[in-house]
RNA sequence: GUCCUCGUCGUCUAGUGGUUAGGACAAUGCUCUUUCACAGCGUAAACACGGGCUCGAAUCCCGUCGAGGUCG
Numbered sequence: 001g002u003c004c005u006c007g008u009c010g011u012c013u014a015g016u017g018g019u020u021a022g023g024a025c026a027a028u029g030c031u032c033u034u035u036c037a038c039a040g041c042g043u044a045a046a047c048a049c050g051g052g053c054u055c056g057a058a059u060c061c062c063g064u065c066g067a068g069g070u071c072g
Base pairs, nucleotide, nucleotide: 001071003069004068005067006066007065010025011024012023013022018055027043028042029041030040031039048064049063050062051061052060
């Protein structure tokens, strides 16, 4: 250099055009407990970036950036 795949809460992950962007772990608050732990109930936290198509984009298209891989 070529081609392919991927980029979503702190981490892992679901989501193939109309969801309140969901779940687990972690964090934190309350309840329980003499206390801790466990358990239960809550809270906050995310679509890599820029354009385009569309009534509507995390999702489709183009580009940029980054990660991994293949070939040379």
This is a predicted structure of a 72-nucleotide RNA (transfer RNA) from Monoraphidium neglectum. The source organism's lineage runs through Eukaryota, Viridiplantae, Sphaeropleales, Selenastraceae and Monoraphidium. RNAcentral records the identical sequence in 2 taxa.